[in-house]
Molecule: transfer RNA
Organism: Anneissia japonica
RNA sequence: GACCCUGUGGCCCAACGGAUAAGGCAUCUGACUACGAAUCAGGAGAUUCCAUGUUCGAAUCCUGGUAGGGUCG
Numbered sequence: 001g002a003c004c005c006u007g008u009g010g011c012c013c014a015a016c017g018g019a020u021a022a023g024g025c026a027u028c029u030g031a032c033u034a035c036g037a038a039u040c041a042g043g044a045g046a047u048u049c050c051a052u053g054u055u056c057g058a059a060u061c062c063u064g065g066u067a068g069g070g071u072c073g
Base pairs, nucleotide, nucleotide: 001072002071003070004069005068006067007066010025011024012023018056027043028042029041030040031039049065050064051063053061
C1' cells in the first nucleotide's frame, strides 16, 4: 500500500429494513439472614464508532472517515 472481517450500556452478546434496541454478568434498592454469601423481587444504565446519502421507515443498505484484527505485497 491492496483486500477482507469486526465496532451495540462498565463487560459479553442478540435484533428480516417495520420498535419502546432483547438477554447474561456487573451495579443499585428491597426481601431473606445474627451478619454476610447464595437465592428471590424490582430499578437504573444505549446519540447502536463518526459523518453523509437512500428510504414512508436505518443498528441493519450506499459512500467516505476512524479504531482494532487478519491475508497478501